[in-house]
RNA sequence: GGGCCGUUAGCUCAUUUGGUAGAGCGCUACUAUGGCAUAGUAGAGGUGAGGAGUUCGAUUCUCCUACGGUCCA
Repeated sequence: GGGCCGUUAGCUCAUUUGGUAGAGCGCUACUAUGGCAUAGUAGAGGUGAGGAGUUCGAUUCUCCUACGGUCCA
């Protein structure tokens, strides 16, 4: 320098053909217990890496950039 893959909640990851984005763990509150552990219920938390384009509508399609992984030189 070039090819391919990846980037989504604090962490690990889902999200069938484009249609108001979820789970587990963690966090907060409450309930059960005399208390802890633990269990249950409810809740907060995401401009989907950054930008542009296509579209009525983009996490999803296209292009550029950044970062990470991998292969080739």